[in-house]
RNA sequence: AUGAACGCUGGCGGCGUGGAUAAGGCAUGCAAGUCAAGGGGGCCCGCAAGGGCAACCGGCAAACGGGGUAGUAACACGUAGGUACUUACCGUUCACACGGGCAUAACUCAUCGAAAGGUGAGCUAAUACCCGAUGGUUCCCGAAAGGGUAAAGGUUUCGAGCAAUUGAAACCGGUGGAUGAAAGGCCUGCGGGCUAUCAGCUAGUUGGUAGGGUAAUGGCCUACCAAGGCAAUGACGGCUAGGGGAGGUGAGAGCCUGACCCCCACCACUGGGACUGCGACACGGCCCAGACACCUACGGGUGGCUGCAGUCGAGAAUCUUCCACAAUGGGCGAAAGCCUGAUGGAGCGACGCCGCGUGCAGGAUGAAGACCUUCGGGUUGUAAACUGCUUUUAUGGGGGAAGAACCUUCGGGUGACUGUACCCCAAGAAUAAGGGCUUGCUAACCUCGUGCCAGCAGCCGCGGUAAUACGAGGGGCCCAAGCGUUAUCCGGAAUUACUGGGCGUAAAGGGUCCGUAGGGGGCUAUGUUAGUCUUUCGUUAAAUCUUCCGGCUUAACCCGGAAAAGUGCGAGGGAAACGGCAUGGCUUGAAGACAUGAGAGUCAGGUGGAACUCACAGUGUAGGGGUGAAAUCCGUUGAUAUUGUGGGGAACACCAAAGGCGAAAGCAAUCUGCUGGCGCGUACCUGACCCUGAGGGACGAAAGCGUGGGGAUCGAAAAGGAUUAGAUACCCUUGUAGUCCACGCCCUAAACGAUGAUGACUGGCUAUUGGAAGUAUCGACCCUUCCAGUGGCGAAGCUAACGCGUUAAGUCAUCCGCCUGGGAAGUACGGCCGCAAGGCUAAAACUCAAAGGAAUAGACGGGGACUCGCACAAGCGGUGGAGCAUGUGGUUCAAUUCGAUGGUAAGCGAAGCACCUUACCAGGGCUUGACAUUCCAGUGAACCUCGACAGAAACGUUGAGGGUCUCACAAGGACACUGGAACAGGUGAUGCAUGGUUGUCGUCAGUUCGUGGUGUGAAUCGUUCCCUUAAGUGGGGUAACGAACGCAACCCCUGUCCUGCGUUACAAGUGUCGCAGGAGACCGCCCCCGCCAAAAUUUUCGAACAGAGUUCAAAAAUUUUGGCGGGGGAGGAAGGUGGGGAUGACGCCAAAUCAGCAUGUCCCUCUGACGCCCUGGGCUACACACAUGCUACAAUGGCCGGUACAAAGGGAAGCUAAGCCGUAAGGUGGAGCAAAUCCCUCGAAAACCGGUCUCAGUUCGGAUUGAGGUCUGCAACUCGACCUCAUGAAGUUGGAAUCGCUAGUAAUCGCGGAUCAGCACGCCGCGGUGAAUACGUUCUCGGGUCUUGUACUCACCGCCCGUCACGUCAAGGGAGCCGGGAGUACCCGAAGUCUCACAUAUGUGGGCCGAAGGUAAGCUCGGUAACAGGGACGAAGUCGUAACAAGGUAA
Repeated sequence: AUGAACGCUGGCGGCGUGGAUAAGGCAUGCAAGUCAAGGGGGCCCGCAAGGGCAACCGGCAAACGGGGUAGUAACACGUAGGUACUUACCGUUCACACGGGCAUAACUCAUCGAAAGGUGAGCUAAUACCCGAUGGUUCCCGAAAGGGUAAAGGUUUCGAGCAAUUGAAACCGGUGGAUGAAAGGCCUGCGGGCUAUCAGCUAGUUGGUAGGGUAAUGGCCUACCAAGGCAAUGACGGCUAGGGGAGGUGAGAGCCUGACCCCCACCACUGGGACUGCGACACGGCCCAGACACCUACGGGUGGCUGCAGUCGAGAAUCUUCCACAAUGGGCGAAAGCCUGAUGGAGCGACGCCGCGUGCAGGAUGAAGACCUUCGGGUUGUAAACUGCUUUUAUGGGGGAAGAACCUUCGGGUGACUGUACCCCAAGAAUAAGGGCUUGCUAACCUCGUGCCAGCAGCCGCGGUAAUACGAGGGGCCCAAGCGUUAUCCGGAAUUACUGGGCGUAAAGGGUCCGUAGGGGGCUAUGUUAGUCUUUCGUUAAAUCUUCCGGCUUAACCCGGAAAAGUGCGAGGGAAACGGCAUGGCUUGAAGACAUGAGAGUCAGGUGGAACUCACAGUGUAGGGGUGAAAUCCGUUGAUAUUGUGGGGAACACCAAAGGCGAAAGCAAUCUGCUGGCGCGUACCUGACCCUGAGGGACGAAAGCGUGGGGAUCGAAAAGGAUUAGAUACCCUUGUAGUCCACGCCCUAAACGAUGAUGACUGGCUAUUGGAAGUAUCGACCCUUCCAGUGGCGAAGCUAACGCGUUAAGUCAUCCGCCUGGGAAGUACGGCCGCAAGGCUAAAACUCAAAGGAAUAGACGGGGACUCGCACAAGCGGUGGAGCAUGUGGUUCAAUUCGAUGGUAAGCGAAGCACCUUACCAGGGCUUGACAUUCCAGUGAACCUCGACAGAAACGUUGAGGGUCUCACAAGGACACUGGAACAGGUGAUGCAUGGUUGUCGUCAGUUCGUGGUGUGAAUCGUUCCCUUAAGUGGGGUAACGAACGCAACCCCUGUCCUGCGUUACAAGUGUCGCAGGAGACCGCCCCCGCCAAAAUUUUCGAACAGAGUUCAAAAAUUUUGGCGGGGGAGGAAGGUGGGGAUGACGCCAAAUCAGCAUGUCCCUCUGACGCCCUGGGCUACACACAUGCUACAAUGGCCGGUACAAAGGGAAGCUAAGCCGUAAGGUGGAGCAAAUCCCUCGAAAACCGGUCUCAGUUCGGAUUGAGGUCUGCAACUCGACCUCAUGAAGUUGGAAUCGCUAGUAAUCGCGGAUCAGCACGCCGCGGUGAAUACGUUCUCGGGUCUUGUACUCACCGCCCGUCACGUCAAGGGAGCCGGGAGUACCCGAAGUCUCACAUAUGUGGGCCGAAGGUAAGCUCGGUAACAGGGACGAAGUCGUAACAAGGUAA
């Protein structure tokens, strides 16, 4: 934006607009008639004059107007021209209009038929028809002369006449010419659809001659002759389509469209045909054929809404069977007039555009309601109510046009719309608001419901319990009598790029060259000019669009005028720069010539050595070969190895290079021959001969194919051996085709510089190949310059970046090829080529919202480099095997409460489960509750002590005593109980709603910011680099400079010293010791070595100046200074951060915890529990599995006896001494101690000394079990610890695997504490004894830094490929089957024109052509189809792991 449709909604008016689909079928009415002044007659009225009606003959019209867009890709249309032509009516003009004749309808009679409609006989007229005359500048025949060719009258008035009739005038007509206007016929140039997967088409075809035909040219038609005509500038074919003015959009260029209005064309049920006529091959005429429909008496007839209304059908969808000829216009008529579904109007539809309204002003306690809320309030909102005002519109009443020009009997008459527009009055806010949206794009946000459900969605995407995205409510936003949705077009889209794009890597350079058509083209002169430029004229219809005036109250809309535009075409004049053409000249482009040079350029033939292999022979003996390791394999019939001889085929080490040559593919031993191209030099010749190149031609690696050879090596297929879960692979042993030659095909590659060819221009540096010149030299090398190649780095510039950069991807020019999202697909179908394999050309349906490039930050790698860590290694001791303890899984159970689950759960929460704890289970109970706050009512101070009954207890019932505030009473306060109301309560859910806390990487050295720089940007530099460190620690350097959180330090313990104090240590005094403060260590001192930097001196060599010195540069040596690192030393208690602790960056794991605590939301709760109390049980179960420990398996030991030496802690409901008792656990006892005093606990244990045991299931080991006891506690049955006696299990050092530890450490030994009535093999601490080893960083694990690759970013536990299985969809193939379209050949052949014959009164018969129909073989398009194959998509399927990292065999 729309001729729209659909959904929701709907007050008024104006102007427009409305069957886009089935050119499907149509009932009914109307849409073209008129003339009585052409003619005769009929009927009616009238006395007549006259008038009326309509049929018939005749004239004119009906070829216009109205409708539709089926066909048509065409001279159909548009535009500009042309002429072999015609024209009724109209204008102008010339001439004429004389004489005669034959019929026929109507009508009458008869007759056929159902009807429609006919037939026969008879009468009659004309502006009907015919004949004759005349006939010009008409036309025809003819060279001319000459001949032939037409007509119609009527009305009125006046006059004559009785009348018939006749004369004149006027008007209307008639005939033949000429001319004009206007209209038409025909012809031509140019213009505008798609398709080449349509490449050849054509027989009246192309032309000529003659004839026919037409108004007229012409193969328009016929005969004959000739063989032409069209086509890559797209013929022929297929598909689609009426064309234009114009309309929509757009800045324009364009792109899309062709409704309404105007012009043209075409069509009229389908097909064919002519007649009449000025005009038709005729929408409301005719004939024939066909289909369809209707009537019928079955014989036969009738019809054509794509006119206006209307109806059915199909469809998402499109109106009244209205009024009027009043106006405008048309037909006829002399006129009045008649006709007119053209037209003017009204009706219906928000279909569109435009205008108006649904009120205006005031009005806060910011009412009520609703919604939200942090509960304070906020929003709706001046909105409402209420007060005042107005009355457009709607309603009622009254008035009331213009549109009228014309006709007329001169009196007058005519308005469909219409009682409409408009004006006045009345009453009353009275009659009038919705739709969409509200995550972003995109203006507008909250609450509730729902819980990947229901649903939304234009794209990205929302929804899995806190949804601004679903649904609702409230608020808001945008439009508004509309608002949205759908469909379609343009724009944005520079996303087909003419204006105005690209092709190294995103899609895109043809594999390469030659060359046809075509396109483009050097310097100069002259001429010319269809390109080009300029000017004038004509045309480009009107309407539309734009600007300015104008008319409806405004606008939309409309009329008239003016201007502009219509970018085009044609005609005339001019110009000659550029371009074209023609002619001439030139040499710089190009080619040739001469001289010369390099080269794996090509082809053919010959020759050579090394290696390999085979054969033979010799020597020789047991292996060889192969691999990660093996095996298959070869070898005692003698291999491998080695020597010799001979055969064979293929390839040519070194030279060799970023090197050379070739168009590309490609080319490498050497020699010879033939041959192509190229460079440099000279400037001798030609004189633009050039460039590019659609089609076309040639060449074209490897593999492959055919025929024939050849066959050493290698080696698809194949076989075997390995590997493996498998291994149709990677590895190994063999090995066919092939690899080689000749001839013939194939024609593709990541045929790559992923970069077409040619020419010109635009800073350089450097290397190398070929040539030349200059200089130099005996000659050469070197050096300088020029040309041609091949490389590297780079100015400017370009590029998305990467990068390119005189060998351009820079700046220009010419030509060619190619691209336009991914997949389907380089596939299908068709065509061409090929022996085949296959190649070239090349789609669509369907499907996705991406696919892709370059770069960035990460992460990752069976990538790299560096580095660190008890990470490995080196060591010591363990775990994994046994028994037991503890925890977990699993199982069981009424319950075995819950949580924690790789590392980072599992002696974890729990620093301690008999009851309690306790959250679980069973049973018994309570319901304002075990607990908090407030209120109301009642009772009692509160509270304490002791009972009784029932009961398992809770709980219930009940008794006694004590206590008794302010206060005389009343009343009140605090507290308690009972009843009631708000509420309490929940270890119920969600750690994926949270706070807080914690684990882990990791005490690893990292993580960032500001300013600034760089980059289009993401981002980067800083933080990289070098040295160094435990350290992003420090130094140096540096587009960075600073800074922050981390590191370090500050804090605590410990080691040395000093000082002060001295209770309780010790007998004193002291100061072992305790407490407090301080010192000390650091980059300090000395020596050596290494590295770096700077400076000085000396020597040597070179250069310059210059004249024997100076300066510069390089090298070497020495010294000094500074910095860093390493080694040693002194001093010192301590030496290179002395040791240990606390301290944990940015962040990661939706890591852990709602059961520590807190907390949002949800859930349970007076229907009595998911709350609360109690008793008992359970958390302690036990076929198993795992984790962490303890004790052992013994002699470095066990047992017995003896002898030593700690530290750190704890103690009042506590630690408890001595003494006594008990075998012992323990009992008794009660001193001392709120602790440097007393106690635990002093005699710690390992150790040491002595004795015994003597290698065994033991004098090892202690499980298990029996008996007897002790202690705690209300209570040790389930289910505590300990003691004594007895019992005496497994176990003889532990598979695969795995853990800890680097020094006062591991190992080993005991002691204490928390929790706690009791209960410790666990945990947290303490001290005693006290080692071994570290070559080193290849490997394992983890971390850090830099770098590299990436198809990963949920980040490798990533991504991702293919088969198979299942389902859905579309397309192709397909034995066939069915249908449409266009033609060809033949048969039959209507109507009809033409023609022939015969009859002549219409006519009859034949012929050519010919629609429809039929037959036949094909072509083409589509539908359908068993079946088979591929493709796309689908939630979780199966099998493997191909690709992305070196992806584990580079792809």
Molecule: small-subunit ribosomal RNA
Organism: uncultured bacterium